Overview
RNAcentral holds the sequence, with entries from MGnify. Predicted 3D model of a 99-nucleotide RNA (Glycine riboswitch aptamer) from uncultured Lachnoclostridium sp. It matches the Rfam family "Glycine riboswitch aptamer". Rfam links the family to the GO term glycine biosynthetic process. The organism belongs to Lachnoclostridium, within Bacteria. The prediction has a mean pLDDT of 82.

[in-house]
RNA sequence: UUUUCAAGAGAGAGCCGUUAGGCGGCCGCCGAAGAGGCAAGCCGGGAUGAUGGAGGUGAACAUGAUCUGGGUGAAACUUUCAGGCAAAAGGACUGGAAA
Repeated sequence: UUUUCAAGAGAGAGCCGUUAGGCGGCCGCCGAAGAGGCAAGCCGGGAUGAUGGAGGUGAACAUGAUCUGGGUGAAACUUUCAGGCAAAAGGACUGGAAA
């Protein structure tokens, strides 16, 4: 990582066409398939100034500080895109078995 078994939450059996499902329209909700977003930290850039060294002056170099934007960066947080809101199916995480 894959298969299988066990357990597994949330939210309207909403209204209309027409009826549980399917299709279309309208409103209200959920977060735990999947998907998107970000914190600290880390990486390197720009600006300002300090110390050291050098020292005629300046430049290069080294070490801290402040500001600024870039990259990387997690979730059960968040977005509700997708999905879901009787049962069934699905279902993150967890445990067992096998490859």